[in-house]
A computed fold for an 86-nucleotide RNA from Candidatus Apopatosoma intestinale, annotated as Glycine riboswitch aptamer. The same sequence occurs in records of 2 taxa. Taxonomically the source falls in Candidatus Apopatosoma (Bacteria, Bacillati, Bacillota, Clostridia). The RNAcentral record of the sequence draws on Rfam and Ribocentre.

């Protein structure tokens, strides 16, 4: 110097479930969803043992959500810091 990976940021796409009920609006109740976040663990690893570590769109439903808007895992494109590879 060229090329690749690459956080953050920008744009685009992006599911599910009551526009429920009572009260009267800072509250309460019933049913439900799974894709922010969080909980749990299989293989495997560590340990003398107890036990610990340990993935997901799985699981729980704590948080969140159940018209639209917003949010939204994830995906594509752009830009690209630190760092790293050749």
């Nucleotide at each position: 110097a060229c090329a690749g990976a690459g956080a953050a940021c920008u744009c685009u796409g992006g599911a599910g479930a009551a526009a429920c009920c009572c009260g009267u609006u800072u509250g309460g109740g019933u049913g439900c969803c799974g894709a922010a976040g969080g909980u749990g663990c299989a293989a495997g690893g560590c340990a003398a043992a107890a036990g610990c570590c340990g993935a997901a769109u799985c699981u729980c439903u704590c948080a969140g959500g159940c018209a639209a808007a917003a949010g939204g895992a994830c995906a594509g494109a752009g830009c690209a810091a630190a760092u790293u590879u050749u």